[in-house]
Molecule: SAM riboswitch aptamer (S box leader)
Organism: Acidimicrobiaceae bacterium
RNA sequence: CCAUCAUCCAGAGCGGCUGAGGGACCGGGCCCAGCGAAGCCGCGGCAACCAGAGCGCAUCACCGGCCUGCUCGAAAGGCCGCCGGUGCGUCCCAGGUGCCAAUGCCCGAGCGAUGAGGU
Numbered sequence: 001c002c003a004u005c006a007u008c009c010a011g012a013g014c015g016g017c018u019g020a021g022g023g024a025c026c027g028g029g030c031c032c033a034g035c036g037a038a039g040c041c042g043c044g045g046c047a048a049c050c051a052g053a054g055c056g057c058a059u060c061a062c063c064g065g066c067c068u069g070c071u072c073g074a075a076a077g078g079c080c081g082c083c084g085g086u087g088c089g090u091c092c093c094a095g096g097u098g099c100c101a102a103u104g105c106c107c108g109a110g111c112g113a114u115g116a117g118g119u
């Protein structure tokens, strides 16, 4: 960069520097802002996508035991157990991200943002 999937009405801000815009873009609204916007830095916080730990369920494979069956054994089928993998659920944690006015501010059309895989 491209494509896919999930989420986007919950939640969580102070200080310093700076100084006029900001709410991604377009149209229409409505808001925030010199009682300091955006940005940067520091600290704090929210949340739980991914990672990690525990438990439960399902499934798969190995191994073991038992049963069915068989003249016997093997093979086959079934049940149970251990361990491991995978998936799901729940809980813990906070390592990698993310986020901390208003539903992505609202409406329309497009789209965008974040996360996780893939290439």
Base pairs, nucleotide, nucleotide: 002118004116005115006114007113008112013043014042015041016040017039021032022031023030026108027107028106029105044100045099046098049096050095052092054090055089056088057087058086059085060084063081064080065079066078067077068076104111